[in-house]
Molecule: transfer RNA
Organism: Linnemannia hyalina
RNA sequence: UAUCAUAUAGAUCAAUAGGUAGAUCAUGAAUUUUUGGUAUUCGAGGUUGAGUGUUCGAAUCACUCUAUGAUAA
Numbered sequence: 001u002a003u004c005a006u007a008u009a010g011a012u013c014a015a016u017a018g019g020u021a022g023a024u025c026a027u028g029a030a031u032u033u034u035u036g037g038u039a040u041u042c043g044a045g046g047u048u049g050a051g052u053g054u055u056c057g058a059a060u061c062a063c064u065c066u067a068u069g070a071u072a073a
Base pairs, nucleotide, nucleotide: 001072002071003070004069005068006067007066010025011024012023013022019056027043028042029041030040031039049065050064051063052062053061
């Protein structure tokens, strides 16, 4: 320098062909327990790496950047 891949909650990952963004762990509260742990229930936590565009509608499609990784030179 070129090509390809990845970027979504604190962490690990989903979201079938564009149609309300979810799970597990962690975390908060309540119940249970002498306390802790376990168990049960209920929550909080995201404008999906940034920007622009297409579309009635974008995590998803197009383009330009950023970061990381791989390959080639």